[in-house]
RNA sequence: GCUCCAGUAGUGUAGCCAGGCCAAGCAUAAGAGGCUCUCAAUCUCUCGACUCGGGUUCAAAUCCCGACUGGAGCACCA
Numbered sequence: 001g002c003u004c005c006a007g008u009a010g011u012g013u014a015g016c017c018a019g020g021c022c023a024a025g026c027a028u029a030a031g032a033g034g035c036u037c038u039c040a041a042u043c044u045c046u047c048g049a050c051u052c053g054g055g056u057u058c059a060a061a062u063c064c065c066g067a068c069u070g071g072a073g074c075a076c077c078a
Base pairs, nucleotide, nucleotide: 001074002073003072004071005070006069007068010028011027012026013025020058030046031045032044033043034042051067052066053065054064055063
């Protein structure tokens, strides 16, 4: 340099193919409460995310383009 893959709460992930009930699900972490003599466990509630910019569209996490970051492979290595 070229090609491909990935980027979603503090963390790990589902959702993307095939746009709409996503005001984004699950687990875990954190906070509060219930239960308990107390703790653990368990139950309930709360909190909190679509990497950035642009485009298409009535409507974008999802489709398209560019950028950034990370990973893999290939090439070059005079």
Molecule: transfer RNA
Organism: Thermoplasmata archaeon